[in-house]
């Protein structure tokens, strides 16, 4: 000095002078109402992502949302939270010299299914090259028949657990040590799990983000949800319709409503009027500090504060100073030099980008600043 890796603030500040919504208070004013216009003060007006709309909820509405399938979604253990596919520790495997960081992480002994090529063989694992003992032909190399074998070799991500020693015609958990897998038991831990003991020679693997099994969790639709007042017609055709209609994702039970000898109730269809307003609409699992507890995430508690509400979708334009980044040049200062720090003078930049019902997450864009810690180099 470089290089990584992690967390964190902030998203320019200040004046003026033109504009733009929207709220308070006064006044005047228009209308049958619902609401509206204009004129004065005064206060207030985007984001850390508003993005994507991928997950969760609060709220609205289906008279209840019941039990079943189907379907979705999560998947180590403990905790947080209103919840969650979010967040925090932990544990197990994984990459990395490390700081750190990824993990749809239960189950292959219930079952079906796949392992391309290569290679003797990839599940009913019939041995390519070869090792060994017999028999037989040859002068010899070899060749041929029998009966062993899977420990060397070779192919391949993977080949029947592994290395090592002993036995063996060669050999093979065949035996023995150790390791790995399988049961049991102690001992720490709330647990996942870790460590240790003994007992067994012991089912070939891998994929379930393949189908599948198992354990949990799940009515629906969405703010154009939905409610009010206010206009304004023509209840004019048609169709289904009794084993009937309906009851907000798909099917069945079950329930409840409305109708039943009528041409109903409800259900599409075609045509015809009317459509100006005002609620949801911002006070919230809200926010900021300080105690206490917690390894944290975070909880208890106390004080303090209100911060757009538009729908014809508002917060911009123009000056000026000042911060903050990069370039240059000058004085003097350190320093052998390269260079540095600070002061001054000029020039240039400044990212990603708008709410539309509101909140906790995830992802994805991005400017500038500071911390923290790991390796690498160099000097003291």
């Nucleotide at each position: 000095g470089a290089a990584g890796c992690c967390c964190g603030a902030c998203a320019g500040g200040c004046g003026g002078u033109c504009g733009c919504c929207g709220c308070c208070c006064g006044g005047c004013u228009c209308g049958a109402a619902a609401g509206g216009g204009c004129c004065g003060g005064g206060g207030g007006g985007a984001g850390g992502a508003a993005a994507g709309u991928c997950c969760g909820a609060g709220c609205u509405c289906c008279g209840c949302a019941g039990g079943g399938c189907a379907g979705a979604g999560c998947g180590g253990u403990c905790c947080c939270u209103a919840a969650c596919a979010g967040a925090g520790a932990c544990c197990g495997g994984g990459a990395g010299u490390g700081a750190u960081c990824c993990c749809a992480g239960g189950g292959a002994a219930a079952g079906u299914g796949c392992c391309a090529c290569a290679g003797a063989a990839a599940a009913u694992a019939c041995a390519c090259c070869g090792c060994c003992c017999c028999g037989c032909c040859g002068c010899a190399a070899g060749g041929u028949g029998g009966a062993g074998c899977a420990a060397g070799g070779g192919u391949g991500a993977a080949a029947u657990g592994g290395u090592g020693a002993g036995g063996u015609a060669a050999g093979a958990g065949c035996u023995c040590a150790c390791c790995g897998c399988g049961c049991u038991c102690c001992u720490g831990g709330c647990g996942a799990c870790a460590g240790g003991a003994g007992c067994g020679g012991c089912a070939g693997g891998g994929c379930a983000a393949a189908c599948c099994c198992c354990g949990c969790u799940c009515g629906g639709a969405g703010a154009a949800a939905g409610g009010c007042c206010a206009a304004a017609u023509a209840g004019g055709g048609g169709a289904g319709g009794a084993u009937g209609a309906g009851g907000c994702g798909g099917c069945c039970c079950g329930c409840c409503u409305c109708g039943c000898u009528a041409g109903a109730a409800c259900u599409c269809c075609c045509g015809g009027g009317u459509a100006g307003g005002c609620c949801g609409u911002u006070c919230g699992a809200g926010g900021u500090c300080c105690c206490u507890c917690g390894c944290a995430a975070g909880a208890c508690g106390g004080a303090c504060c209100c911060u757009g509400g538009a729908u014809a979708c508002a917060u911009g334009g123009c000056c000026g100073c000042c911060g903050c980044c990069c370039c240059u040049c000058g004085c003097g200062c350190c320093g052998c030099a390269a260079g540095g720090a600070u002061c001054g003078a000029g020039g240039g930049g400044a990212a990603c980008a708008g709410a539309a019902c509101u909140c906790g997450g995830c992802u994805u864009a991005c400017g500038u600043c500071g911390g923290a810690c790991u390796u690498c180099g160099g000097c003291c």